Model confidence (mean pLDDT): 87 of 100. This is a predicted structure of a 346-nucleotide part of an RNA (small-subunit ribosomal RNA, central domain) from an uncultured bacterium. The full RNA is in RNAcentral, with records from Greengenes. It matches the Rfam family "Bacterial small subunit ribosomal RNA".

Context: one part of a larger RNA
RNA sequence: CUGGGUUUAAAGGGUGCGUAGGCGGGUAGGUAAGUCAGAGGUGAAAUCCUGGAGCUUAACUCCAGAACUGCCUUUGAUACUAUCUAUCUUGAAUAUGGUGGAGGUAAGCGGAAUAUGUCAUGUAGCGGUGAAAUGCAUAGAUAUGACAUAGAACACCUAUUGCGAAGGCAGCUUACUACGCCUAUAUUGACGCUGAGGCACGAAAGCGUGGGGAUCAAACAGGAUUAGAUACCCUGGUAGUCCACGCCCUAAACGAUGAUUACUCGACGUAUGCGAUACACAGUAUGCGUCUGAGCGAAAGCAUUAAGUAAUCCACCUGGGAAGUACGACCGCAAGGUUGAAACUC
Numbered sequence: 001c002u003g004g005g006u007u008u009a010a011a012g013g014g015u016g017c018g019u020a021g022g023c024g025g026g027u028a029g030g031u032a033a034g035u036c037a038g039a040g041g042u043g044a045a046a047u048c049c050u051g052g053a054g055c056u057u058a059a060c061u062c063c064a065g066a067a068c069u070g071c072c073u074u075u076g077a078u079a080c081u082a083u084c085u086a087u088c089u090u091g092a093a094u095a096u097g098g099u100g101g102a103g104g105u106a107a108g109c110g111g112a113a114u115a116u117g118u119c120a121u122g123u124a125g126c127g128g129u130g131a132a133a134u135g136c137a138u139a140g141a142u143a144u145g146a147c148a149u150a151g152a153a154c155a156c157c158u159a160u161u162g163c164g165a166a167g168g169c170a171g172c173u174u175a176c177u178a179c180g181c182c183u184a185u186a187u188u189g190a191c192g193c194u195g196a197g198g199c200a201c202g203a204a205a206g207c208g209u210g211g212g213g214a215u216c217a218a219a220c221a222g223g224a225u226u227a228g229a230u231a232c233c234c235u236g237g238u239a240g241u242c243c244a245c246g247c248c249c250u251a252a253a254c255g256a257u258g259a260u261u262a263c264u265c266g267a268c269g270u271a272u273g274c275g276a277u278a279c280a281c282a283g284u285a286u287g288c289g290u291c292u293g294a295g296c297g298a299a300a301g302c303a304u305u306a307a308g309u310a311a312u313c314c315a316c317c318u319g320g321g322a323a324g325u326a327c328g329a330c331c332g333c334a335a336g337g338u339u340g341a342a343a344c345u346c
Stems, first nucleotide, its partner, number of pairs: 004317003007300002012314001014201004021194003025088007033081002035077008049065006091191001092188005097182004103177007110154001114150008125136002162169002206247006216240001220236004258313006266291009295302002319346003328339004
């Protein structure tokens, strides 16, 4: 390389958009590049293969044939692929009309809780734990009430719910904006699928500048526990957690399951639409789930949301360790990221 694979054994890129490329619906006609057939030329010799022959045999040598699976020229065939022309509507898209949602961005508003401050009532404890202590408190705490201020998060509703490409998204209102789905009509007429590079997005932590700082809380300090306790528990507490802008680009970024299309038994639940009817079933479409067949699978299990049956394209794997390390390159302010070996060893 071929082959075989990728839920859990090694292996699906974190996700999308999309360039090149690869692959691609029906009908009719043209061309004949691929393809197929005939003919001609060439394909040195040796080697290989087959049948003979010669050295006593064999190796070896010689003769003949076959082969040299290839290339070129030419004449045809036209099913398939290609290409050109025309056309079609079922793939795809658009318009009209409905409908859905924590989809996104920005602004405003709200109540509960927490903390702090002021005032009032009130007096000796509070807090915390397995038990305690550190801590707070007669300079009046804790508790209770009133008022004020601040920042962050949005209880109940809340659900195997919904939306989003993924990351993710939840108080309420408004503005702007993206998307899905449904119903028929109309329009375009293959405009499609995938996608190496590329571009964009990408939790948390972290970084830069400037704000903000209630809560929680790495580091740190103290108190306990313990043989010790650089921990688990407790009292504090700084970065950070929040906002704006700019970076970082990684996660068990998981369904550990790439995208798209077609086909393949049933049962039940649920969200949203459509249609019909009338209060109860049944239908249909798109989602989200549970169970169970055939089939698949090493099994666990998957099972119309496939891990079944097929097709196209991309990514990735090839014993464990050394190692996601070294070196080089690219990116980054840094932290580090991406790419990514070998010696040696079992």